[in-house]
Context: one part of a larger RNA
RNA sequence: CGUUAGAAAUUUGCGAAGGUCUGACACUAGUACGAGAGGACCGUGUUGGACGAACCUCUGGUCUACGGGUUGUUCCGCCAGGAGCACUGCCCGGUAGCUACGUUCGGUUAGGAUAAGUGCUGAAAGCAUCUAAGCACGAAGCCAUCUUCAAGAUUAGAUUUCUUCAUAAGGGUCGUGGAAGACUACCACGUUGAUAGGUUACAGGUGUACAACAGAAAUGUAAAGCCGAGUAAUACUAAUUGCCCGAAAGC
Repeated sequence: CGUUAGAAAUUUGCGAAGGUCUGACACUAGUACGAGAGGACCGUGUUGGACGAACCUCUGGUCUACGGGUUGUUCCGCCAGGAGCACUGCCCGGUAGCUACGUUCGGUUAGGAUAAGUGCUGAAAGCAUCUAAGCACGAAGCCAUCUUCAAGAUUAGAUUUCUUCAUAAGGGUCGUGGAAGACUACCACGUUGAUAGGUUACAGGUGUACAACAGAAAUGUAAAGCCGAGUAAUACUAAUUGCCCGAAAGC
C1' cells in the first nucleotide's frame, strides 16, 4: 500500500515445512517343522541406541556488581575495619538465569490408492489362461492421519462485537518494566495502579562480622553478620497532565 467505512477479537485452511529410524531380550514355545542337530511365522510384552522437542524438580556446569579465606604493595593519621592494583591477584563455595552430562516427552493408525508380486471369475482360442471386460489382495515407499506456520490464498475467505459530526470506536506518542528483544517489534502496567525500584517478611547463598561479656584457653553468647537476579506483602519513589492519528458506507 492492498484486501473498498473504520476498528477489536476469534477463526477456516489453499498451501508449505517438519516428523516417519532401529536393536536386544522375554512370552507364545523348545511348540509347528525336522531322523536328529537345530528351530520358527503370526501375535504380545519389556528394555535400549541414535535423533528430535521442551524444561531446570533432581544430578552436574557456569554464575567477573553474592559470601568467605588469603599473599604482596599503596592509601584511608594509628588500632580495628576497609579501598585500589596485581589474569576476577590467587583460592573455597554459590542464588536466579542460561545450560547437558540431567529430567520429561516423541516417532501413531483398524485408513485410502498402488509397485513388484499373489489370486478369483473369464473369453478371444469349446481347452487353458491373474486380463482382454469385471473383481480381490499386496510395501519401511505415495496420499492422508500427527506437529508447526498459514487469507498478499490479489480467488486477499468466515464469525462475533464496537463506532454517528468532528471527531467516535480504536490506535499512537510518553512513562514504569519484561521469562520479549541488536534496533524495531511483541507482552504487562500507568494512581479506578503492584509495572519497576525501595522497604519488610520468607526462601536461598556464604559460614559465625566489629565490639563487648563469660572462660586459663579452645570456644560460647551467635542458623551471627553480610547478601545479585528468587517468592510474597506493602503506594514510600517513579509511571503526571496532555498531545497526535483515526469513518469514501451511514448521519
Predicted 3D model of a 251-nucleotide part of an RNA (large-subunit ribosomal RNA, domain VI) from Paludibacter sp. The source organism's lineage runs through Bacteria, Pseudomonadati, Bacteroidia, Paludibacteraceae and Paludibacter. Its mean pLDDT, the model's own confidence on a scale to 100, is 86. RNAcentral holds the full RNA, with entries from ENA.